[in-house]
Context: one part of a larger RNA
Molecule: small-subunit ribosomal RNA, central domain
Organism: uncultured bacterium
RNA sequence: CUGGGCGUAAAGCGUGCGCAGGCGGUUUUGUAAGACAGAGGUGAAAUCCCCGGGCUCAACCUGGGAACUGCCUUUGUGACUGCAAGGCUGGAGUACGGCAGAGGGGGAUGGAAUUCCGCGUGUAGCAGUGAAAUGCGUAGAUAUGCGGAGGAACACCGAUGGCGAAGGCAGCCUCCUGGGAUGACACUGACGCUCAUGCACGAAAGCGUGGGGAGCAAACAGGAUUAGAUACCCUGGUAGUCCACGCCCUAAACGAUGUCAACUGGCUGUUGGGAGAGAAAUCUUUCAGUAGCGAAGCUAACGCGUGAAGUUGACCGCCUGGGGAGUACGGCCGCAAGGUUGAAACUC
Numbered sequence: 001c002u003g004g005g006c007g008u009a010a011a012g013c014g015u016g017c018g019c020a021g022g023c024g025g026u027u028u029u030g031u032a033a034g035a036c037a038g039a040g041g042u043g044a045a046a047u048c049c050c051c052g053g054g055c056u057c058a059a060c061c062u063g064g065g066a067a068c069u070g071c072c073u074u075u076g077u078g079a080c081u082g083c084a085a086g087g088c089u090g091g092a093g094u095a096c097g098g099c100a101g102a103g104g105g106g107g108a109u110g111g112a113a114u115u116c117c118g119c120g121u122g123u124a125g126c127a128g129u130g131a132a133a134u135g136c137g138u139a140g141a142u143a144u145g146c147g148g149a150g151g152a153a154c155a156c157c158g159a160u161g162g163c164g165a166a167g168g169c170a171g172c173c174u175c176c177u178g179g180g181a182u183g184a185c186a187c188u189g190a191c192g193c194u195c196a197u198g199c200a201c202g203a204a205a206g207c208g209u210g211g212g213g214a215g216c217a218a219a220c221a222g223g224a225u226u227a228g229a230u231a232c233c234c235u236g237g238u239a240g241u242c243c244a245c246g247c248c249c250u251a252a253a254c255g256a257u258g259u260c261a262a263c264u265g266g267c268u269g270u271u272g273g274g275a276g277a278g279a280a281a282u283c284u285u286u287c288a289g290u291a292g293c294g295a296a297g298c299u300a301a302c303g304c305g306u307g308a309a310g311u312u313g314a315c316c317g318c319c320u321g322g323g324g325a326g327u328a329c330g331g332c333c334g335c336a337a338g339g340u341u342g343a344a345a346c347u348c
Base pairs, nucleotide, nucleotide: 004319005318006317007302008301012316014201015200016199017198021194022193023192025088026087027086028085029084030083031082033081034080035077036076037075038074039073040072041071042070049065050064051063052062053061054060091191092188093187094186096183097182099180103177104176105175106174107173109171110154115149116148117147118146119145120144121143125136126135162169163168206247207246208245209244210243211242215241216240220236221235222234223233258315259314260313261312262311263310266293267292268291269290270289271288272287273286274285275284276283277282297304298303321348322347323346330341331340332339333338
């Protein structure tokens, strides 16, 4: 390379947009690049193969044939692919109607709770644990009443619920803004799918500058436990957690399941829209999502099962025994931490 694979055995890039490339609905006409058919030329010899011959046989040598699956020229065909021109509406999109939503960004605002501060009442404990101690408290704590400050997060609703490409998103109000499903069919007329390189986004932790700092809390300190205890438990507590701007770019970034399209029995919930029936409650049906169970089929099994891991097609990514190792070296990126690309010796 061929072949075989990628939910859990090795293997789907964290996610999207998208140039090149690959692939591409339906119909008419033309063309003849691909394709197919015929003819001609060439395809050295040797080798390989077949039928013979010669060394006692064989290897070896040798005669003939076939073959050399290729290339070139020419004639023809017009189904299929391509190309050119012209149509179509089913794919895709635009406009229109009402709709749902923690989708994103900015601003403003609310109550509960924790902590702290001030004043009042009040007196000896409080806190903590398996038990304690460190700690706090007669300089008046804990408890309780009133007032104030500040930061962070939003109980109930809340869901097996919704939205988003993924990461993710939740008090309420408001401004700006992206996407979606659905309905009727008005318009465009294949404008599509996928996508190496590229670009953008990307939890938490971490980094830079400047703010902020209530609670929590790496590090750190003390008290316990223990043979020891650089831990688990307790009392404290700094970075950090929060905000603005700029980096980092990794996760069990998971559905461990790439994207798009078509086809293939059902049943039960639930979310959004539409249609129909009904006085209403509600029921029937349809499209899109989200769950549970399961025919056929698939699977090593577990399980998946119209939201496929079934049956197919298009395109991309990735795998090829374990360790060494996601390491070393080099390149690229980064302020750094490090990231990305990514071996070999050796060993089983």